[in-house]
RNA sequence: AGGGCAGGAUCGGGAGAAUCCGGGCAGCCCUUUGCGGGGUGGGUCCGGUGCCGAAGGAGCAACCGCCCCGGUAAACUCUCAGGCGCAAGGGACCGUUUCUGCACA
Numbered sequence: 001a002g003g004g005c006a007g008g009a010u011c012g013g014g015a016g017a018a019u020c021c022g023g024g025c026a027g028c029c030c031u032u033u034g035c036g037g038g039g040u041g042g043g044u045c046c047g048g049u050g051c052c053g054a055a056g057g058a059g060c061a062a063c064c065g066c067c068c069c070g071g072u073a074a075a076c077u078c079u080c081a082g083g084c085g086c087a088a089g090g091g092a093c094c095g096u097u098u099c100u101g102c103a104c105a
Base pairs, nucleotide, nucleotide: 004102005101006100007099008098009097011095012094013093018049020048021047022046023045024044025043027040028039029038030037031036050084051083052082056080057078058077059076063071064070065069
């Protein structure tokens, strides 16, 4: 140098689950001389129920130990958090390019 491990950046791919129910507000449409009324309301707020798992978080086996007890995994499990029309955003993980560090040789 190259390869290995860890972390960061860049680009590409990247799933699942209510267009749920109720009540408001903005906006839009109709009506009225006006107040007001009606409709819509995929924007926004509150409450409720159902659901999803691939940010994060939590839990456990084999195994190991100093064996009372403790250490230790996940894409498994739980759903605290997050999310559930399209879009946007987020997104574990995979790949491209690259940067930094560590150990070995």
Record summary: Glycine riboswitch aptamer from Pseudogemmobacter hezensis, 105 nucleotides, folded computationally. The model forms 90% of the base pairs in the Rfam consensus. The coordinates come from a structure-prediction model, not an experiment, and the mean pLDDT is 79.